A computed fold for a 73-nucleotide RNA from a Nanobdellota archaeon, annotated as transfer RNA. The source organism's lineage runs through Archaea, Nanobdellati and Nanobdellota. Its mean pLDDT, the model's own confidence on a scale to 100, is 82. Its Rfam family is "tRNA". Its family is annotated with triplet codon-amino acid adaptor activity in the Gene Ontology. RNAcentral holds the sequence, with entries from ENA.

[in-house]
RNA sequence: GCCUCUGUAGCUCAGCCGGUAGAGCACCAGUUUCGUAAACUGGGGGUCGGGGGUUCAAUCCCCUCCAGAGGCU
Numbered sequence: 001g002c003c004u005c006u007g008u009a010g011c012u013c014a015g016c017c018g019g020u021a022g023a024g025c026a027c028c029a030g031u032u033u034c035g036u037a038a039a040c041u042g043g044g045g046g047u048c049g050g051g052g053g054u055u056c057a058a059u060c061c062c063c064u065c066c067a068g069a070g071g072c073u
Stems, first nucleotide, its partner, number of pairs: 001072007010025004019056001027043005049065005
């Protein structure tokens, strides 16, 4: 320098050929217990890496940049 992949909640990841985003763990509250843990119930939390474009509508498609991983020379 070139190619491929990855970037979504605090963490690990889903999200099928575009229709305005979810799970588990963690966290908070409640029930239970003498109390803690466990269990059960409920809840908060995300400008979907940044910017631009296409579209009525973009996490998803296109361009560019940034970060990380791998490969080639």